[in-house]
RNA sequence: AUUGACAAAGGCAAACCUGACCAAAGUCAGGGACGCAAAGCCACGGGUCCUCGCUUCCUCCGCGACGUUCUAUCGCCACGAAGGACCCAAAGAUCGCCGGGCUACCGAGG
Numbered sequence: 001a002u003u004g005a006c007a008a009a010g011g012c013a014a015a016c017c018u019g020a021c022c023a024a025a026g027u028c029a030g031g032g033a034c035g036c037a038a039a040g041c042c043a044c045g046g047g048u049c050c051u052c053g054c055u056u057c058c059u060c061c062g063c064g065a066c067g068u069u070c071u072a073u074c075g076c077c078a079c080g081a082a083g084g085a086c087c088c089a090a091a092g093a094u095c096g097c098c099g100g101g102c103u104a105c106c107g108a109g110g
Stems, first nucleotide, its partner, number of pairs: 002108003011036002016031006034096001040102003044099003047094003053088001056085004061080001062076004
């Protein structure tokens, strides 16, 4: 430098449960093992997730029109509020999504 065996010394620990933290994604600790030869470390590139914001649109209320009121209908949805979907982007999360960087145990053949 290459490589990973039905070997060996060992290591890590998904889902789920409990507790803690967080606005959330998620993280940490204990239990637990689906898996993992870097499932050790680094958010550097891409992806994904989450949230404040934002763009466009929709719904409901609402507002306007039909002389007045109500209903129906039509229009608006902005200058007013709530909810939802989507676009974009900052922050956050994920290295057990992929790529990249750094480091390393045991063994094998050279």
Source information: This is a predicted structure of a 110-nucleotide RNA (c-di-GMP-I-GGC riboswitch aptamer) from a Woeseiaceae bacterium. NCBI's taxonomy places the organism under Bacteria, Pseudomonadota, Gammaproteobacteria, Woeseiales, Woeseiaceae. The coordinates come from a structure-prediction model, not an experiment, and the mean pLDDT is 78. It matches the Rfam family "c-di-GMP-I-GGC riboswitch aptamer". Rfam links the family to the GO term cyclic-di-GMP binding.